[in-house]
Context: one part of a larger RNA
RNA sequence: UGACGGGGGCCCGCACAAGCGGUGGAUCAUGCGGUUUAAUUCGAAGCAACGCGAAGAACCUUACCAGGGCUUGACAUCACCGUAAGGAACCUGGCCUCUCUGGAAACAGGGAGGUUAUAGGUAGACAGGUGUUGCAUGGCUGUCGUCAGCUCGUGUCGUGAGAUGUUGGGUUGAGUCCCGCAACGAGCGCAACCCCUAUUCGCUGUUGCCAGCAGGCUUUGGCGCUGGGCACUCUGCGAAAACUGCCGGUGACAAACCGGAGGAAGGUGGGGAUGACGUCAAGUCAUCAUGGCCCUUAUGUCCUGGGCUACACGCGUGAUACAAUGGGUGGUACAAAGCGAAGCAAAACCGAAAGGUCUAGCCAAUCGCAAAAAGCCACCCUCAGUUCGGAUUGGGGUCUGCAACUCGACCCCAUGAAGCUGGAAUCGCUAGUAAUCGCGGAUCAGCACGCCGCGGUGAAUGCGUUCCCGGGCC
Repeated sequence: UGACGGGGGCCCGCACAAGCGGUGGAUCAUGCGGUUUAAUUCGAAGCAACGCGAAGAACCUUACCAGGGCUUGACAUCACCGUAAGGAACCUGGCCUCUCUGGAAACAGGGAGGUUAUAGGUAGACAGGUGUUGCAUGGCUGUCGUCAGCUCGUGUCGUGAGAUGUUGGGUUGAGUCCCGCAACGAGCGCAACCCCUAUUCGCUGUUGCCAGCAGGCUUUGGCGCUGGGCACUCUGCGAAAACUGCCGGUGACAAACCGGAGGAAGGUGGGGAUGACGUCAAGUCAUCAUGGCCCUUAUGUCCUGGGCUACACGCGUGAUACAAUGGGUGGUACAAAGCGAAGCAAAACCGAAAGGUCUAGCCAAUCGCAAAAAGCCACCCUCAGUUCGGAUUGGGGUCUGCAACUCGACCCCAUGAAGCUGGAAUCGCUAGUAAUCGCGGAUCAGCACGCCGCGGUGAAUGCGUUCCCGGGCC
């Protein structure tokens, strides 16, 4: 000077408390450990590893294993040979198509046709390595933490390390601001400037509107269908608006705080992006880059098949439930945000369904995906392992794909398991939040209970800071 204390003071945070819903029990999904295995590729390890890298493991991916091939190589540059470079033809070679033999294929050997001047060949120099070291590194990232801190110049003090400033009195979400002060200033952070959202106005009209007029269609309910018009909704662009600006009170007459008015909105309006100096030899040599080391007929490379999907177990994260605020059947209403040409696909027809046939429209405010679901109305079920729950298994089918045996998703019939609210313990959340309901997207041939978004319905509680955890200042 720091760090630490079961030292003190002050102060924050879903930290506790108050409340709501979960996890821990069940079944399944998924990741991890362990075990097994020819292989079950590798990494991640308290918070901050474990639905994490993986925003898609049947082949591919793929790094693993078994077997079978190749050796200047699957890929790059150089050298030499060869070939084209006046025109034409032929042969060899290469490439493409067809085809034969061996083979699981890669590969090896052969035939026919077409085509070609960069292909091909040779031996080397080299390529190649998801081999090793994240404790040799760059870059990127996590975390403390969106916490309010971290520093510098000059001056002053101290022999010096260093202190001061940055402490103190108030105040703030904030080293935010005010006052004081041997300090005076400044930088990185805070805040603001950026984006979305809430209000109004202007412009914009191949979306919207009978709003007001005319026409058309009509099952007399209605239909933007046409003319016509931008009123409204909306699309996009621009502008305004919020600043403690105004009033009262408290306060050191300050900063500020409390209350009020007006206002769509108040005291950071709500949300996002934005992460200081640093810490953890934190993570990553398997995104990439890169030093050293190692392999070089193999630790490189290609192929077929298998594995990453195993299963006595243990743990994490989720999905679905255990029912009546529910389950089932029928009817009916209201979104937002997205996506679509190797695509989205209406209507019609076939099928009980998954789906199929056929094709209209749409490069999309124009057409399509598309039905939103919870909700509301009516009826059934009447407390039961049930009309709850749907695991598991048998059978039959659909689709994608060269191919669903290992190992895909979906549909139908049958089967109907555990489960009656979950011990110790433990997690999330303070408002359009929790809870609950559906919709979309990325990845993607196919495959979502995960992830990233979108809207619908929409709570309870907060006395307080003694205690637990983390943090700030003295």

Record summary:
The part of an RNA shown here (small-subunit ribosomal RNA, 3' major domain) has 474 nucleotides and comes from an uncultured organism. Its mean pLDDT, the model's own confidence on a scale to 100, is 84. Its Rfam family is "Bacterial small subunit ribosomal RNA". Gene Ontology terms of the family: ribosome and structural constituent of ribosome.